RNA sequence: GCGCCUUUAACUCAGCUGGAUAGAGUAACUGCCUUCUAAGCAGUAAGUCAUUGGUUCGAAUCCAAUAAGGCGUG
Numbered sequence: 001g002c003g004c005c006u007u008u009a010a011c012u013c014a015g016c017u018g019g020a021u022a023g024a025g026u027a028a029c030u031g032c033c034u035u036c037u038a039a040g041c042a043g044u045a046a047g048u049c050a051u052u053g054g055u056u057c058g059a060a061u062c063c064a065a066u067a068a069g070g071c072g073u074g
Base pairs, nucleotide, nucleotide: 001073002072003071004070005069006068007067010026011025012024013023019057028044029043030042031041032040050066051065052064053063054062
């Protein structure tokens, strides 16, 4: 240099042959429980879906470019 893959919550990931309000676990916070802590139970908050542009009535999902990371290869 070229090809391929990945990018979604603080972290690990699902959702991806376009359409319900974008979800789970862990972590955080609050409450219950406990003499206290941990564990357990209940709840709360946290997201410009990497960025920009395009297609579409409608985009996390399709297309293009860019960025970051990984793998392969001359």

Description:
Predicted 3D model of a 74-nucleotide RNA (transfer RNA) from an Oscillospiraceae bacterium. The source organism's lineage runs through Bacteria, Bacillati, Clostridia, Eubacteriales and Oscillospiraceae. Its Rfam family is "tRNA". By type it is a transfer RNA. About the family: Transfer RNA (tRNA) molecules are approximately 80 nucleotides in length.